[in-house]
Molecule: RNase P RNA; transfer RNA
Organism: Bacteroidales bacterium
């Protein structure tokens, strides 16, 4: 100086005029006057927790979701700080995976074979019309494939094979040091030595539905059909000559399901609140009567439109200054923590690689 | 607003546990047959799965995000 990596912060301002929409006030309307009015994502509705109803003694199967390791959290499949593999990248850095492994399953075409399986080839034994057959041994070498029996050597053998050995790589079991712990680092032992995927097993959470939950008042209507409950209901009716018994039942009760209203009102905004400082922590975050700010609550749905002036980029200009452009993604709907998508442009603290000067 | 479902040729619908060039039936187009036009016979084209990334030796299917259209509830 250019090119990049990961974070952090903002994302117009000011005045004027008309407008919209809430609360207060003027005793009510009218009418005025004062004040408040959108976001980092309000968005997906994707996790998590308030809250409300409705279920439920209790615990177990099932079902669904998560899974290195510490620690933050009200909570969480968020997040911080770190460990191990692998993948991209010159690097700063990103992305994915990462319980357990006793015991099962698949690996399409191709291949002999996707771990019992031998096509070529190599060897060994029989047999021969000397071309080969016929058994058995070999996963070292060729072919196949996404993947092929740790890898190199040397030894062994009939030819080979960790079958032995030596080194190198990976695991396994134990010591030792560090570390909260995942794990790292080294000694020692052991020939244990294919991969990926899924089932499976273990451990923790989940009880269902959402403010159109849910409560009140108002208005309006027909309980048409149908199912169920029992003090084994009540008035009755059937059956019978009566009485008990037995069936059926207008109304009432529960549900379904039909009809009806189409309006208010409360849940409803001040909350796990925010910034700033302090102290603790590497951090997320946490504690403090220390200080300051602090009611958006509409409901077919208000939060606007204009005009200047300033700010921002370009281009002209030695300059004052002119003369052009751009202002983005979006818009509460019950409320919070997150996490995911979308976004003109400006800001700012660190770290790469490259090159220049000093 | 809250929940929940779908997405494959013009159209309606298959594709087994992820496995060989995505299949079937109307529809469309060509040529035959007829005097012309259906039906009738023969042949073709026409979609790479709703976009955009991941996992895999492979993705219509499996994961994650976005679009897009559909239902339901007072």
């Nucleotide at each position: 100086g250019c090119a990049g990596c990961a974070g952090g912060u903002c994302g117009g301002u000011u005045u004027g005029u008309c407008g919209c929409u809430c609360u207060c006030c003027c005793a009510c309307g009218c009418g005025g006057g004062a004040g408040g009015g959108a976001g980092g994502a309000a968005a997906g509705u994707c996790c998590g927790g308030g809250c409300a109803a409705c279920a439920g003694a209790g615990a177990g199967c099932a079902c669904c979701a998560u899974a290195c390791u510490u620690c933050c959290u009200a909570a969480c499949g968020g997040g911080a700080a770190g460990c191990u593999g692998u993948u991209c990248g010159c690097g700063a850095g990103a992305g994915c995976a990462g319980a357990c492994a006793a015991g099962c399953g698949u690996a399409a075409c191709a291949g002999a074979a996707a771990a019992c399986g031998a096509c070529c080839g190599c060897c060994c034994c029989g047999g021969u019309c000397c071309g080969c057959c016929g058994g058995g041994g070999u996963a070292a070498g060729g072919g196949u494939g996404a993947a092929a029996a740790g890898g190199u050597g040397a030894g062994g053998u009939a030819a080979g094979a960790g079958c032995c050995c030596a080194c190198c790589g990976g695991g396994u079991a134990u010591c030792g040091u560090g570390g909260c712990a995942a794990c790292a680092c080294g000694g020692u032992a052991u020939g244990c030595c294919g991969u990926a995927c899924g089932c499976g097993u273990u451990a923790u959470g989940g009880g269902u539905u959402g403010c159109a939950a849910g409560g009140c008042c108002a208005u309006g209507u027909a309980u048409a059909u149908c199912g169920g409950a029992u003090a084994u209901g009540u008035a009755g009716g059937g059956u019978u000559g009566c009485u008990c018994g037995c069936c059926c039942g207008a109304c009432g009760c529960c549900g379904a399901g039909g009809g009806g209203u189409a309006g208010g009102c409360c849940g409803c905004u001040a909350a796990a609140g925010g910034a700033g400082g302090a102290u603790g922590g590497u951090g997320a975050c946490a504690u403090c009567g220390c200080u300051c700010c602090g009611u958006a609550g509409a409901u077919a749905a208000a939060u606007g439109a204009c005009a200047a002036a300033c700010g921002c980029c370009c281009g002209a200009g030695u300059g004052a200054u002119c003369g052009g452009g751009a202002u983005a993604c979006a818009g509460a709907a019950c409320c919070c923590g997150g996490c995911u998508u979308a976004c003109a442009g400006a800001c700012u603290g660190g770290c790469u690689g490259c090159u220049u000067u000093u | 607003u809250g929940c929940c479902c779908u997405g494959u040729g013009g159209u309606g619908u298959a594709a087994u546990u992820g496995g060989c060039u995505a299949a079937c039936a109307c529809g469309u187009c060509u040529g035959a047959c007829u005097c012309u036009g259906g039906a009738u016979c023969a042949g073709a084209a026409a979609a790479g799965u709703c976009c955009a990334g991941g996992u895999u030796c492979g993705a219509g299917u499996c994961c994650u995000g976005g679009c897009a259209g559909g239902g339901c509830a007072g």